[in-house]
C1' cells in the first nucleotide's frame, strides 16, 4: 500500500436501532473482630458475608433517522494478515 479485526465507568466486560447488564475495585452502612477509655457503650482500626451508593459525551468528527453505542462516510489508536 491493500485487507479484516478491536476501542464501551479505574480495571474486565455484555448489548448491535427505543432510557447501557454484569464482575473486579472504590465509598457508606450492617454483622464480627482488635485497640483505648473501670462496665454498659462511644471512638478508631481492620472485616470473610450481606445490603445500599457514585461512577461511562459508549476512541473522534460528519451523515441517515422520529430515535444511533448499533447503520454509512471520513479520521485516529491498535492487532492480525497480505503485497
Nucleotide at each position: 500500500g491493500c485487507u479484516g479485526g478491536a476501542a464501551u465507568g479505574g480495571c474486565c466486560a455484555a448489548g448491535u436501532g427505543g432510557u447501557a447488564a454484569g464482575g473486579c475495585g472504590u465509598c457508606g452502612c450492617a454483622c464480627u473482630c482488635g485497640u483505648a477509655c473501670g462496665u454498659c457503650g462511644u471512638a478508631c482500626g481492620a472485616u470473610a458475608u450481606g445490603c445500599g451508593a457514585a461512577g461511562a459525551u459508549c476512541c473522534u468528527g460528519a451523515g441517515u433517522u422520529c430515535a444511533a453505542u448499533c447503520c454509512u462516510c471520513a479520521g485516529u489508536u491498535u492487532c492480525a494478515g497480505c503485497u